[in-house]
Molecule: transfer RNA
Organism: Bacillales bacterium UBA1709
RNA sequence: GCCCGGGUGGCGGAAUAGGUAGACGCACAGGACUUAAAAUCCUGCGGAAGGCGACUUCCUUACGGGUUCAAUUCCCGUUCCGGGCA
Repeated sequence: GCCCGGGUGGCGGAAUAGGUAGACGCACAGGACUUAAAAUCCUGCGGAAGGCGACUUCCUUACGGGUUCAAUUCCCGUUCCGGGCA
């Protein structure tokens, strides 16, 4: 230099003939149980702003563009990681 695969919440890791993101697990927080703890069970858990609150709005799949009513998914460029060839 060329080719192939990959980058998704704090971590691992799903979802792709485009359908409105984050399943599941771990970790973490609150509660139950316990003399106390572990284990187990229940609930919650991306970010920001607003609201006393219920909740509402906006943003978010490496980064920047494009196509589309709609993009994690398709196209282009950049970047990082892994593999192969020279």